[in-house]
RNA sequence: UACAGAUAAAGCCAAUCCCGUCGUAAGGCGGGGACGGAAAGCCACGGAUUCGCCACGUACGAAUAGCCGGGUUGCCUUG
Numbered sequence: 001u002a003c004a005g006a007u008a009a010a011g012c013c014a015a016u017c018c019c020g021u022c023g024u025a026a027g028g029c030g031g032g033g034a035c036g037g038a039a040a041g042c043c044a045c046g047g048a049u050u051c052g053c054c055a056c057g058u059a060c061g062a063a064u065a066g067c068c069g070g071g072u073u074g075c076c077u078u079g
Stems, first nucleotide, its partner, number of pairs: 003079001004077002012037002017032006035066001041072003045069003048064005
C1' cells in the first nucleotide's frame, strides 16, 4: 500500500417502542432506550418503496442514505 474484516482494542452510530415538537402526509428533529451496524458518515445520480398533488402522463413535488446499486470521505489491524 492492496485485499480482507476477527471470539481483538479504542472510540462511534442507534431500529422498534415511549414522551415532546414540526409537517396535510410519508416522515424529520430533541430526549429516553438498544434491534442492530465497518461506513447505520455524507450525496436522492439509477432502481425500489412510501406520501402528497394532479392536467391521470408511473407526469410533477416530497420522504427513505437503517431497501439495493453508484459516487465521495474516513477509524482500527488478527491475517